This is a predicted structure of a 97-nucleotide RNA (Guanidine-I riboswitch aptamer).
[in-house]
RNA sequence: UUAAAAGUUUUCUAGGGUUCCGUAGCCUUUGCUAGUCUGGUCCGAGAGAAAACCACAAAUUGAUUUUGUGACACGGAAGGAUAAAAGCCUGGGAGAU
Numbered sequence: 001u002u003a004a005a006a007g008u009u010u011u012c013u014a015g016g017g018u019u020c021c022g023u024a025g026c027c028u029u030u031g032c033u034a035g036u037c038u039g040g041u042c043c044g045a046g047a048g049a050a051a052a053c054c055a056c057a058a059a060u061u062g063a064u065u066u067u068g069u070g071a072c073a074c075g076g077a078a079g080g081a082u083a084a085a086a087g088c089c090u091g092g093g094a095g096a097u
Stems, first nucleotide, its partner, number of pairs: 007053006015043002020040002022037001023034004054070006072092001074095001078090003
């Protein structure tokens, strides 16, 4: 310096906030305030989980089949989206090893 399906999607979790609901307080009116509210809705992982698809290899009858493989992974600051925030996105980035 360089290469790979080291792929895609869905569901969920860690985590995250505050549009909506609920909760609490105030006022009592259609409201206002609070995420220094457990929560439901919601967002949600490259480095978390599962599944489906898919890719590759082998087997050779069960054939729109079966079996196997799909490894590893420390990481800011800053900016961006949405109501808002985040292990979201920039980004397996900068950097480190």
Overview:
Of the family's consensus pairs, 100% are formed in the model.